A computed fold for a 120-nucleotide RNA from Labrenzia sp. DG1229, annotated as Guanidine-I riboswitch aptamer.
[in-house]
RNA sequence: GUGCAGCGCACCUAGGGAUCCGGUCAAUGACGACGCAGGACCGAGAGGUGCAAGCCGGACAUCCAGCGGCCUUCCAGUCGACAUAGUCCGGUGACACGGCGGGACAAAAACCCGGGAGAC
Numbered sequence: 001g002u003g004c005a006g007c008g009c010a011c012c013u014a015g016g017g018a019u020c021c022g023g024u025c026a027a028u029g030a031c032g033a034c035g036c037a038g039g040a041c042c043g044a045g046a047g048g049u050g051c052a053a054g055c056c057g058g059a060c061a062u063c064c065a066g067c068g069g070c071c072u073u074c075c076a077g078u079c080g081a082c083a084u085a086g087u088c089c090g091g092u093g094a095c096a097c098g099g100c101g102g103g104a105c106a107a108a109a110a111c112c113c114g115g116g117a118g119a120c
Stems, first nucleotide, its partner, number of pairs: 008051005015042002020039002022036001023034003054092007067080004095115001097118001101113003
């Protein structure tokens, strides 16, 4: 430099519609119309916050074997380093242009297909 894979969860927001409740209008025998600053509902890869995974560093700690030192006839013993299951602490947890079309739920969307196609 290039390619491949992964990029989680919760809450909230921008946004979104109309199943349910409420509201307004109409009608009143029944059916209706309106998303309406309401209750709720859906909701971001490229929005926010928090957490997690992952990665880095440190502390503690660790049976046997292996390595090094001491000791030793041998076996064994002891100390240390490395590595490692585990616990804890700190750090990091980034970046990100983007359709058409299709799909779900009652329906729609910046949801899902999709960090896709494509572009740089």
The sequence was found by an Rfam model in a public genome assembly.